[in-house]
RNA sequence: AGAAGUUUAGGUUAAAGAAACCAGAAGCCUUCAAAGCUUCCAACAGGAGUUAAAAUCUCCUAAUUUCUG
Repeated sequence: AGAAGUUUAGGUUAAAGAAACCAGAAGCCUUCAAAGCUUCCAACAGGAGUUAAAAUCUCCUAAUUUCUG
C1' cells in the first nucleotide's frame, strides 16, 4: 500500500418494531448467611442515505483482527 472480517448493557450472546443469561444494587425469606423469589440499573462505534419502519440494507469515517506485499 491492497484485500477480507469484527464493533450491541460491566461481561457473553440474540434480534427490520432492542430480548435473554451472568455480574451489580435494593427488598422479601432466614437467628445470620448461602440458595431461592421480586424489582431496578445499564447498550446498538460515529455520521449520512434507502425504507412506513434500520442493530440489521448501502456509503463514508474511526478502532481492532487476519491475509498478501

The RNA shown here (transfer RNA) has 69 nucleotides and comes from Spea bombifrons. Rfam family: tRNA. The organism belongs to Spea, within Eukaryota. The coordinates come from a structure-prediction model, not an experiment, and the mean pLDDT is 80. The RNAcentral record of the sequence draws on ENA.